[in-house]
RNA sequence: CAAUUGGAGAGUUUGAUCCUGGCUCAGAACGAACGCUGGCGGCGUGCUUAACACAUGCAAGUCGUGCGCGAUUGGGUUUCGGCCCAGUUGAGCGGCGAACGGGUGCGUAACACGUGGAUAAUCUGCCUUCAGGCUUGGAAUAACCUUCCGAAAGGAGGGCUAAUGCCGAAUGAGCUCACGGGGACUUCGGUCCCUGCGGGAAAAGGUGGCCUCUAUUUAUAAGCUAUCACCUGAAGAUGAGUCCGCGGCCCAUCAGCUAGUUGGCGGGGUAAUGGCCCACCAAGGCUACGACGGGUAGCUGGUCUGAGAGGACGAUCAGCCACACUGGGACUGAGACACGGCCCAGACUCCUACGGGAGGCAGCAGUGGGGAAUCUUGCGCAAUGGGCGAAAGCCUGACGCAGCAACGCCGCGUGAGUGAUGAAGGUCUUUGGAUCGUAAAGCUCUUUCGGCUGGGAAGAAACGCCUCGUGGCUAAUAUCCACGGGGUUUGACGGUACCAGCAGAAGAAGCACCGGCUAACUCUGUGCCAGCAGCCGCGGUAAUACAGAGGGUGCAAGCGUUGUUCGGAAUUAUUGGGCGUAAAGCGCGCGCAGGCGGGAUUGCAAGUCGGAUGUGAAAGCCCUCGGCUCAACCGGGGAAGUGCGUUCGAAACUGCAGUUCUUGAGUGUCGGAGAGGGUGGCGGAAUUCCCGGUGUAGAGGUGAAAUUCGUAGAUAUCGGGAGGAACACCAGAGGCGAAGGCGGCCACCUGGACGAACACUGACGCUGAGGCGCGAAAGCGUGGGGAGCAAACAGGAUUAGAUACCCUGGUAGUCCACGCCAUAAACGAUGAGAGCUAGCUGUUGCGGGUGUUGACCCCUGCAGUGGCGAAGCCAACGCAUUAAGCUCUCCGCCUGGGAAGUACGGCCGCAAGGCUAAAACUCAAAGGAAUUGACGGGGGCCCGCACAAGCGGUGGAGCAUGUGGUUUAAUUCGACGCAACGCGCAGAACCUUACCUGGUCUUGACAUCCACGGAACCCGCCAGAGAUGGUGGGGUGCCCGCAAGGGAACCGUGAGACAGGUGCUGCAUGGCUGUCGUCAGCUCGUGUCGUGAGAUGUUGGGUUAAGUCCCGCAACGAGCGCAACCCCUGCCUUUAGUUGCCAUCAUUCAGUUGGGCACUCUAGAGGGACUGCCGGUGUCAAACCGGAGGAAGGUGGGGAUGACGUCAAGUCCUCAUGGCCUUUAUGACCAGGGCUACACACGUGCUACAAUGGCCGGUACAAAGGGUUGCCAAACCGCGAGGUGGAGCCAAUCUCAAAAAACCGGUCUCAGUUCGGAUUGGAGUCUGCAACUCGACUCCAUGAAGUCGGAAUCGCUAGUAAUCGCGGAUCAGAACGCCGCGGUGAAUACGUUCCCGGGCCUUGUACACACCGCCCGUCACACCAUGGGAGUCGAUUGCUCCAGAAAUCGGUGAGCCAACCGCAAGGAGGCAGCCGCUCAAGGAGUGGUCGGUAACUGGGGUGAAGUCGUAACAAGGUAGCCGUAGGGGAACCUGCGGCUGGAUCACCUCCUUU
Repeated sequence: CAAUUGGAGAGUUUGAUCCUGGCUCAGAACGAACGCUGGCGGCGUGCUUAACACAUGCAAGUCGUGCGCGAUUGGGUUUCGGCCCAGUUGAGCGGCGAACGGGUGCGUAACACGUGGAUAAUCUGCCUUCAGGCUUGGAAUAACCUUCCGAAAGGAGGGCUAAUGCCGAAUGAGCUCACGGGGACUUCGGUCCCUGCGGGAAAAGGUGGCCUCUAUUUAUAAGCUAUCACCUGAAGAUGAGUCCGCGGCCCAUCAGCUAGUUGGCGGGGUAAUGGCCCACCAAGGCUACGACGGGUAGCUGGUCUGAGAGGACGAUCAGCCACACUGGGACUGAGACACGGCCCAGACUCCUACGGGAGGCAGCAGUGGGGAAUCUUGCGCAAUGGGCGAAAGCCUGACGCAGCAACGCCGCGUGAGUGAUGAAGGUCUUUGGAUCGUAAAGCUCUUUCGGCUGGGAAGAAACGCCUCGUGGCUAAUAUCCACGGGGUUUGACGGUACCAGCAGAAGAAGCACCGGCUAACUCUGUGCCAGCAGCCGCGGUAAUACAGAGGGUGCAAGCGUUGUUCGGAAUUAUUGGGCGUAAAGCGCGCGCAGGCGGGAUUGCAAGUCGGAUGUGAAAGCCCUCGGCUCAACCGGGGAAGUGCGUUCGAAACUGCAGUUCUUGAGUGUCGGAGAGGGUGGCGGAAUUCCCGGUGUAGAGGUGAAAUUCGUAGAUAUCGGGAGGAACACCAGAGGCGAAGGCGGCCACCUGGACGAACACUGACGCUGAGGCGCGAAAGCGUGGGGAGCAAACAGGAUUAGAUACCCUGGUAGUCCACGCCAUAAACGAUGAGAGCUAGCUGUUGCGGGUGUUGACCCCUGCAGUGGCGAAGCCAACGCAUUAAGCUCUCCGCCUGGGAAGUACGGCCGCAAGGCUAAAACUCAAAGGAAUUGACGGGGGCCCGCACAAGCGGUGGAGCAUGUGGUUUAAUUCGACGCAACGCGCAGAACCUUACCUGGUCUUGACAUCCACGGAACCCGCCAGAGAUGGUGGGGUGCCCGCAAGGGAACCGUGAGACAGGUGCUGCAUGGCUGUCGUCAGCUCGUGUCGUGAGAUGUUGGGUUAAGUCCCGCAACGAGCGCAACCCCUGCCUUUAGUUGCCAUCAUUCAGUUGGGCACUCUAGAGGGACUGCCGGUGUCAAACCGGAGGAAGGUGGGGAUGACGUCAAGUCCUCAUGGCCUUUAUGACCAGGGCUACACACGUGCUACAAUGGCCGGUACAAAGGGUUGCCAAACCGCGAGGUGGAGCCAAUCUCAAAAAACCGGUCUCAGUUCGGAUUGGAGUCUGCAACUCGACUCCAUGAAGUCGGAAUCGCUAGUAAUCGCGGAUCAGAACGCCGCGGUGAAUACGUUCCCGGGCCUUGUACACACCGCCCGUCACACCAUGGGAGUCGAUUGCUCCAGAAAUCGGUGAGCCAACCGCAAGGAGGCAGCCGCUCAAGGAGUGGUCGGUAACUGGGGUGAAGUCGUAACAAGGUAGCCGUAGGGGAACCUGCGGCUGGAUCACCUCCUUU
């Protein structure tokens, strides 16, 4: 400081993270449309589609002051025939206008438009100014009259007539043409001015007034005058034509185009330049700065958006252009090739008498049609503007208004205050309440808008006329003209705006949304259904996401949706992006054009910068002031318009021109290094083959084999020979080359780089679109060659298969010559060039210097090639003087994934194929780097009865038990790898019981509340299977109270609230439990590192059973786990001795008793063990090894104890519990049945198969438990189960209770047995209401299978396994199960390669539901879009040809003709006609391009859980991938060459640290 005031993000890829990247949203806008809703006003806006077709009306006329006629009418007159005057309608002649105004956007990519210029290459009616003029004749013609043709439209003939219509003559300052002279200017082409001579070309009158001049002389005519017209010329203004510079769309899958084409000379034509047209001549012209072709499109001021730069658009308003049914054409005119004119052709519509005619709404209304969609067949010329006219005036769908439409913008209203019993009602509820809510009602007010009544503007100023004044013209105080004053007249809108009054809160609120983005939450219904959805995504029974409701949020006469544009999107990046791995560097070089370019100096001024000036229309945007009550809207002034032109100036930078320099670049001299390239020759080793010798049965090959070779002599070995290919060691991340690539030796030819020192040239440079060349392997052509290897192929194996991996063979090919191909992971996934920016270290080549001259070392320079690393950069990984750092120049390339490097087109190729390169459709991702896990048929370290070493089992038999399956009326339910299956069940005959059949009950078997009655209760009888029903008898209690009565508990009856459910959901849950796992782990705080997820700590070195401990360490600490603390057990001490014990004393059948408490034992309290001690090892550590002592030694043994978490693990049938379902049943009661079934399969057990045994007899030794509805002794009975019996015991007392294996003796003698005991018959015992379905036990008899168990598989490391018995819980009874107890009592462990599980570290990953993962291709089915396709249809266009309307022009014009000449004849001139050139539509033929469609066909995409395999991701089980070739159902396999974007192990080299 008037006209500087401005830039926001979010969701979505992942387990999580950062990045890349697309998709989506929030904003603004609209000529909109659709849905729901709708009170008023102002101002705007309103066919975006069919330039589709149009009924009807209107939209351009006007002038009688240019002309003739003149119906009807009026007046006058009349001889009644008429005449005269006035004058209207009307058509005609004539003039002007109709080329404006209004509409539309078809065409047009163009001087069409915009902007700035040029016109010395032009025109311009009406208008203005100036100069001059307006003289004199003539012939026609329409109207009209008449005759005729035609249905009509219209036309023909004859006759009359006027003019400002037409024609002749005169005049000519100026004009024009030819020729001549002079001057000025110039773009050098010419133009302008002056001048001489000759030729040519004009005109029209109308009206008003007057008598000054002339003539008759009243008044008029000539005339004068005024005015409007007319002619010539000059100039202006306005408008228009033409030309030029610059600017503004897409496609290069359109790359070459062009014959009037480019230019010249001459002519024609035009207002005018010009190939605009024509003849001739020349052969040019345009194009990568995009010609030609194709597609699309009116352009602009501006509009929308945006911070801007930009992007998109081009409605309304304004400027320009183009068009007027389609195509062509000219006429008239100042102006048109003409929207409401003409001619022709075509399509369409209409009329018709069929002969012929008429028409053009993209004017205003309006109609049909199309469409998602766009208005009244209104009023008025009052205003503004236009045409005509002297004027009045007429015309004007321009315009002014009104109507319709919330289509938009703006404004207003639908009320305000008060009002808590927080009403009723709705909704929710934890039932307490909360909320709608001061909201309503009620009370008190106000009255905008709308309604009614009344008043009531401005828009109107004029023109004209009347009058007055002044001035001009004139002879004039007429007229007329100009100016001024006064008067008069005019309103469609419309009785509108506005104002006043009246009544009364009275008539006036909806729409969308409420999961996140994004403001706003609950209930009910629904149950992957119905539906929602802009993106992510919701819905499978508890949905804030569907639908409804209550509540809330946001906007509001609107609100949402859809469509479109810009924004956000820095997502095309000028402002303002990228290319190592995300998309993206051409495989490499040479190089034309182009772009860029070293130091000094002089000049110019193109770029650049500054000043001035012209322009940049108006409107719009912006500022300011003003007018409608405000605003929208409108008016005045300004600013801006970033541009273009002209001019003046500056000279730093760029450019241009000149001069100069040496540092960029290059040349010369000397020197060494090198698998650089090409040609020719030479060499040895090895493989194979051939010949010969020796020699004999195998060889070869593999994981193992086989095919194969070999007694016809292989393999092996020796000698000789042939032939092809490749060159061990040297050899190195060493060298060379632009890249591909290059490796024995020698010779020749040849390219490049490097070092050293000087000399020379003087910017000669860099890059490089196109272009050209080179370009591994494979492949192709022709001809050679062919040892080995080896696609294809064959055989053998492997396998479910094996078109593979492995093996045996083997052809193209691999090699050479010549010619093609042109691609690779052609990679450093890193274009070329230049400059700058710390270092350290290795190596190659050349050079300089010091030193003891060496196969030396050190210092140093240049050029290459490696490693590490600072700053910096990066998403990270990483890069880092060989940059991916900081800058400059040039080129190439990218813009989500898939479709696809594909189709089509073009170019190249012999082919294979290469280069260039889309779209439809589809998805919301696809990706990069890094992180944490998990996983690996990756690696390292380490544990565990994990393997191994052992012992004993299971799997075979019989039986028991559980499960599956099957069966059944029911075989109730649950548990299903480990971690379901002798599990829930520590015990189903009834009960249990949940299942089935049948019989019953309905406030119920059970709980609470209410009313009535009764105490409760006990004992019978009858019916019934019982539940149940009926009936009889006995019997009255407790508390309060004087009594009546009341209360508590219980029973019965009744009503309803409710009960009940082992019904569903363990995937809604709590609790409890299993499992990994008694594995050693899981975390946190602070700090540090990282953009971040995260990391560190917790990794490392040792050690441990242990994240146990020690050391180290950007970590320091801590928590949950480990360990310890607890219990049992092992030793000792102490305390206490009854029911326990008994050494000593007494006693007895007997610790029976006295006595004692020493011992055992019991059960309390303590001690003890801690790597404490010694030696060794070890890092002076932790710890380990050994030893001593000790009852016990390194957690002594056992138990209890289970971290963070995992498995949607198990359980709704233990319990609890949300929701759902059921309510005379899914609840309850009862009887019987079932859970016990039985071709079969599996799990867990018992008993065995025997002599380490069976049987008989005898003799010992436990522990831990149980016992009063109980254990039960002695004694007696029974073969026995058991019975009788009753002592004792509430238990260290009594009892169960006998322990068994063992030991001693006897017998059996290898046998389906004196093994084994299943099964069956008979007889019993016990429990129980009851052993039929369906108990256990006993006795007698019977005497199956089984002779040690296939594949496979389980347990156990010491008081363990094995073996032996005993007890307990449950329980009336019913264990081979389960839980405990003791007795006897082993073997083995070298070790960690392997199997299984686990821990830590590391690595790869395309996995994260986490390998039971992910994922590829064929095939089959459905749908979608698309390529090819014999063709076919349409559109458009090129070329060749035919034909050719109207029309201009040219020719002709024998026919015809008024004006001029001529007496005439005739002439001049003209017209018709005819001919010609050109040419539209049309026709024929042949091409191009685009589009539609098509039998069939190709691939692609998407789909529910289809089929086949397993290609890829881990070393993905043959590392993968790239190019190429062959093969194969398919993924793919194989050959050749290449890459690491391959794991693992080892070696070499370099680096880092010490």
Small-subunit ribosomal RNA from Vulgatibacter incomptus, 1554 nucleotides, folded computationally. The sequence is in RNAcentral, with records from Rfam. NCBI's taxonomy places the organism under Bacteria, Pseudomonadati, Myxococcales, Cystobacterineae, Vulgatibacter. It matches the Rfam family "Bacterial small subunit ribosomal RNA". Its family is annotated with ribosome and structural constituent of ribosome in the Gene Ontology.